The RNA shown here (Bacterial RNase P class A) has 368 nucleotides and comes from Syntrophaceticus sp. The gene name in the source record is rnpB. The sequence is in RNAcentral, with records from ENA. NCBI's taxonomy places the organism under Bacteria, Bacillati, Clostridia, Thermoanaerobacterales, Syntrophaceticus. Its Rfam family is "Bacterial RNase P class A". Rfam links the family to the GO terms tRNA processing, dimeric ribonuclease P complex and ribonuclease P activity.
[in-house]
RNA sequence: CAAGCAGUCUGGGUGAUCGCGCGUGCCAGGUGCCGAAAGGCGGUACGUGAGGAAAGUCCGGGCUCCACAGGGCAGGGUGCUGGGUAACACCCAGUGGGGGUGACCCCAAGGAAUAGUGCCACAGAAAUGAAAACCGCCCAGCAAUACUGGGUAAGGGUGCAACGGUGCGGUAAAAGCGCACCGGCGGCCAGGUGACUGGCCGGCCAGGUAAACCCCACCUGGAGCAAGACCGAAUAGGGAGGCAUUGAAGUUGCCCGCUUCGCCUCCGGGUAGGUUGCUUGAGGCCCCGGGCAACCGGGGUCCCAGACAGAUGAUCACCACCUUCGGGAACGAAGGCACAGAACCCGGCUUAUAGGACUGCUUGCUGU
Numbered sequence: 001c002a003a004g005c006a007g008u009c010u011g012g013g014u015g016a017u018c019g020c021g022c023g024u025g026c027c028a029g030g031u032g033c034c035g036a037a038a039g040g041c042g043g044u045a046c047g048u049g050a051g052g053a054a055a056g057u058c059c060g061g062g063c064u065c066c067a068c069a070g071g072g073c074a075g076g077g078u079g080c081u082g083g084g085u086a087a088c089a090c091c092c093a094g095u096g097g098g099g100g101u102g103a104c105c106c107c108a109a110g111g112a113a114u115a116g117u118g119c120c121a122c123a124g125a126a127a128u129g130a131a132a133a134c135c136g137c138c139c140a141g142c143a144a145u146a147c148u149g150g151g152u153a154a155g156g157g158u159g160c161a162a163c164g165g166u167g168c169g170g171u172a173a174a175a176g177c178g179c180a181c182c183g184g185c186g187g188c189c190a191g192g193u194g195a196c197u198g199g200c201c202g203g204c205c206a207g208g209u210a211a212a213c214c215c216c217a218c219c220u221g222g223a224g225c226a227a228g229a230c231c232g233a234a235u236a237g238g239g240a241g242g243c244a245u246u247g248a249a250g251u252u253g254c255c256c257g258c259u260u261c262g263c264c265u266c267c268g269g270g271u272a273g274g275u276u277g278c279u280u281g282a283g284g285c286c287c288c289g290g291g292c293a294a295c296c297g298g299g300g301u302c303c304c305a306g307a308c309a310g311a312u313g314a315u316c317a318c319c320a321c322c323u324u325c326g327g328g329a330a331c332g333a334a335g336g337c338a339c340a341g342a343a344c345c346c347g348g349c350u351u352a353u354a355g356g357a358c359u360g361c362u363u364g365c366u367g368u
Base pairs, nucleotide, nucleotide: 001364002363003362004361005360006359007358008357009356010355012319013318014317015316016315017314018313020049021048022047023046024045025044026043027042032041033040034039051339055350056349058348059347060346061345062344063224064223065222066221075220076219077218078217079216080094081093082092083091084090095109096107097106098105099104110215111214116213117212118209119208120207134156135155136152137151138150139149140148141147164182165181166180167179168178169177183205184204185202186201187200188199189198190197191196228276229275230274231273238267239266240265241264242263243262247261248260249259250258251257283302284301285300286299287298288297289296290295321336322335323334324333325332326331
């Protein structure tokens, strides 16, 4: 210098005018306006007022209400190990596997499918059972190359996959039948908290599949701030008491009986509406200490939006940045300036994002 890998931060600035939400102070109002009530409402000054994702609502928790003696089953979830945490499907550090020359990246990665069951299309002789003979190879019978019987899983063929692989020996032909190396499995020893790793031994050689049932370990009640709490009409409806009528209507034409209908007072519940929940919190920043790290502990300091149709805006000027054009340059002109916007609050993940700044590392080339 070029190409790359990992990570962190930022994501317009200044001023003027007009406007909005919230908080505090002051002013006005001696009790006004809206409302039946609960409750709400003015002007002005100052302060303050979106994000790294406020998003998707995909996980996890706080908080609230409902349910709940205890235990178990079923269902759901998580799934290498150790740690962190309020908790997690998140994070950190490792293990194993895969990719890359490398920095580094990726993995639903428990039961090394030797508890059991199921499935493995088509093709193929045969798809799991210590099985299986289509072609081939070998042996025997036979006059025979045909045919029949037997042996054989080395070779061919089929298939994603054919019962360890390669080689030597061996054999009638073959075969872990024997041996060497490699792979797997099992056992023992050593190291490690552990996942696992290393060594030695044993021919033990058993197909794949658990995002199939299943088994094992751990976790697991439901609904959500439109949760919930408080206040609370009009009208309608409920209950109690009193009054009036001895009426009216219905039931059957009449009688009895039964039902419904009026006014007043009181009671309690719900709805509309209002208040609250509402922002001080697993909080931010700085320092010290522990830890490889995630993170934890201690001290100091700060208060940083709380709306309810939902404020956080609009216009202008200058500057910064980017692109294009003109120009030798200084500079000038035009255009552009991302993704997006709180709504109970946190921790994560995922997705979107113009431009800019920085740190560490890798590979290649060149120079000293």